[in-house]
Molecule: Bacterial RNase P class A
Organism: soil metagenome
């Protein structure tokens, strides 16, 4: 100089006002001190903790996963190796099980696209000398692709037809690996394209719903939930259960009701169905100590995992985490000075933002900073 691969940081201090969680002080209004968004809090695509359904039992369907070993609470996440394929290289990609079980595709172009094919040529017969029939995959000639390569021997002319070598595939031995799988030998028939993110087979996993889960309290004939509007804290519609009226079916000859797409077991079990009536949106738990951060020694090529010290770090329910002023820092531009990178002056300052909680993936991001490799001079 060129480039590869990982990590971080995303403003920093003052001053005024203001917001919410806890403590303490005050009858009270308030006041004090503390703590208060992210690296993705987002998407809601995986997968686990939790709760609740019915004990969660089988068979059929559906969905998932897909080199191999490991790591983890698991995972469609992570390490490290393998195989293939780029790339002088560091490194990068790979939705990486099976196409000699089946069925099905393969566009347009090409005579022919999968138990192969004759358009041209080339060879050999017949002839009206221009075709005709028949053989032939060596050459042309279409295509992503045309049924192993190269050479010798056949042959009418080729052609794995034979034959050496080489690529390839099955089988079998031998070593190496925990394993994917590598390496060496030998014998086969010559050669069995490709798509499974098409059907399908194989191996392995998976029961539903989700903090609006669930529970306690209050009130009380109430009480839970979903939903549109807009002037943003108020209107207004729905729905489930219970309550009250009226009808029907039922009570072991058993209506219905449980688990979630269907059967089949199995539990409960006296209520169940329609149809109409009024009313109506309090509190608290769950809920902030956790697969927790950080630092250190130890094992391990790493993911990681043990031990040991030390830390306490939002918790709202119309939902708080903010505005503005100022001095620094960063970047751009323009003027001055002139190579000291100086002064001054505008402008900019990313994406975004908890809502039960964690692990990962994917996306979004002004501007910036560290590492460790590689190649070339």
């Nucleotide at each position: 100089g060129a480039g590869u691969c990982g990590g971080c940081c995303g403003g920093a201090c003052g001053g005024u006002c203001g917001c919410g969680g806890c403590g303490c002080c005050g009858c009270g209004a308030g006041g004090c001190g503390u703590c208060g968004a992210g690296g993705a809090a987002a998407g809601u695509c995986c997968g686990g903790g939790c709760u609740c359904c019915g004990a969660a039992g089988g068979g059929c369907a559906g969905g998932g996963u897909g080199g191999u070993c490991g790591g983890c609470a698991a995972c469609a996440c992570c390490g490290a190796c393998c195989c293939g394929g780029g790339g002088c290289g560091a490194c990068c990609c790979g939705c990486g099980g099976g196409a000699a079980a089946g069925u099905g595709c393969c566009a347009c172009a090409g005579a022919g696209a999968a138990c192969a094919g004759a358009c041209c040529g080339c060879c050999a017969g017949c002839c009206u000398c221009g075709g005709c029939u028949g053989g032939u995959a060596a050459g042309g000639g279409u295509g992503a692709a045309a049924c192993g390569g190269u050479g010798c021997g056949g042959c009418a002319a080729g052609a794995g037809c034979g034959c050496a070598c080489c690529a390839g595939c099955g089988c079998c031995c031998g070593g190496g690996g925990u394993g994917a799988c590598c390496c060496g030998g030998g014998c086969g028939g010559c050669u069995c394209g490709g798509c499974a993110a098409a059907c399908c087979c194989c191996a392995c996993c998976c029961g539903g719903a989700g903090c609006a889960a669930g529970g306690u309290c209050g009130a009380g004939a109430g009480g839970g939930a979903g939903g549109u509007c807009c002037u943003c804290g108020g209107a207004c519609c729905u729905c489930c259960u219970g309550c009250c009226c009226g009808a029907g079916c039922g009570c072991u000859c058993g209506a219905g009701g449980g688990c979630u797409g269907c059967c089949c077991g199995c539990c409960c079990g006296a209520g169940c169905u329609c149809g109409g009536g009024g009313g109506u949106g309090g509190a608290c738990c769950g809920c902030a100590c956790g697969a927790g951060g950080c630092c250190g020694c130890u094992g391990g090529c790493a993911a990681c995992a043990g031990c040991g010290g030390u830390c306490c770090c939002a918790g709202a329910u119309g939902g708080a985490u903010g505005a503005c002023c100022g001095u620094c820092a960063c970047c751009u531009c323009c003027g001055c000075g002139a190579u000291c990178u100086g002064c001054g002056g505008a402008g900019g300052c990313a994406c975004a933002g908890a809502a039960c909680c964690c692990g990962g993936c994917u996306u979004a991001c002004a501007g910036g900073c560290c590492g460790a490799c590689u190649c070339g001079u």